[in-house]
This is a predicted structure of a 78-nucleotide RNA (c-di-GMP-I riboswitch aptamer) from an Actinomycetes bacterium. The organism belongs to Actinomycetes, within Bacteria. The model forms 94% of the base pairs in the Rfam consensus. The sequence was found by an Rfam model in a public genome assembly.

RNA sequence: UCACCGAAAAGGCGACCUGGUCGCAAGGCCAGCAAGCAAAGUCACCGGGCCUCACGCAGAGGCAUCCGGACUACCGAA
Numbered sequence: 001u002c003a004c005c006g007a008a009a010a011g012g013c014g015a016c017c018u019g020g021u022c023g024c025a026a027g028g029c030c031a032g033c034a035a036g037c038a039a040a041g042u043c044a045c046c047g048g049g050c051c052u053c054a055c056g057c058a059g060a061g062g063c064a065u066c067c068g069g070a071c072u073a074c075c076g077a078a
Stems, first nucleotide, its partner, number of pairs: 005076002012037002017032006035065001041071003046068003049063005
């Protein structure tokens, strides 16, 4: 130095719910709150899964805090 790993330290993110707002909806955004998270950072044009709208076919949209995967990343004990 790198990888694995996750003690310590400095920080970070923010489920649910509430208020506002956008959307037909699933959901998104802002604020409060704080269940939790070592990637709860990014990718839905990586795979699976779930949800919504349409539902005759077909199609459109959403979830990254559903799982796997990929990329990037703070710190440095055992």